[in-house]
The RNA shown here (transfer RNA) has 71 nucleotides and comes from an uncultured Lachnospiraceae bacterium.
RNA sequence: GGUGACAUAGCCAAGUGGUAAGGCGUGGGUCUGCAAAACCCUGAUCGCCGGUUCAAAUCCGGCUGUCACCU
Numbered sequence: 001g002g003u004g005a006c007a008u009a010g011c012c013a014a015g016u017g018g019u020a021a022g023g024c025g026u027g028g029g030u031c032u033g034c035a036a037a038a039c040c041c042u043g044a045u046c047g048c049c050g051g052u053u054c055a056a057a058u059c060c061g062g063c064u065g066u067c068a069c070c071u
Stems, first nucleotide, its partner, number of pairs: 001070007010024003018054001027041004047063005
């Protein structure tokens, strides 16, 4: 220098055009004399900027970052 993949909550992670699942953790509550355990509740305009569309995490372009391969 070239090609490809990936980027979703503090962490892991699902979601192939129609209101963004789940787990762990955090915080709050119930319970308890106090704790622990258990149970309930709790949060994300999806890396950034544009485009297409009635509608975009999803499709297209560019940028940034990470990884892999080729040279």
It matches the Rfam family "tRNA". Rfam describes the family as follows. Transfer RNA (tRNA) molecules are approximately 80 nucleotides in length. The coordinates come from a structure-prediction model, not an experiment, and the mean pLDDT is 81.